[in-house]
Molecule: transfer RNA
Organism: Acanthopleuribacter pedis
RNA sequence: GCGGAUGUCGUAUAACGGCGAUUACACCUGAUUGCCGAUCAGGAGAUGUGGGUUCGAUUCCCGCCAUCCGCU
Numbered sequence: 001g002c003g004g005a006u007g008u009c010g011u012a013u014a015a016c017g018g019c020g021a022u023u024a025c026a027c028c029u030g031a032u033u034g035c036c037g038a039u040c041a042g043g044a045g046a047u048g049u050g051g052g053u054u055c056g057a058u059u060c061c062c063g064c065c066a067u068c069c070g071c072u
Stems, first nucleotide, its partner, number of pairs: 001071007010025003018055001027043005048064005
């Protein structure tokens, strides 16, 4: 330099183009407990970035960025 894959809460994950973007762990608050833990209830938190298509984009298209793989 060329080609390919991936990018979603702190971590790991789901989501035919269509409901306020899912679930688990972690985190916060409360209940329970003499205390901690466990358990129960509730809560906050995310689509790499910039454009395009569309009534509507995490999803389709293009550029860029990051990581990984291969080729030279």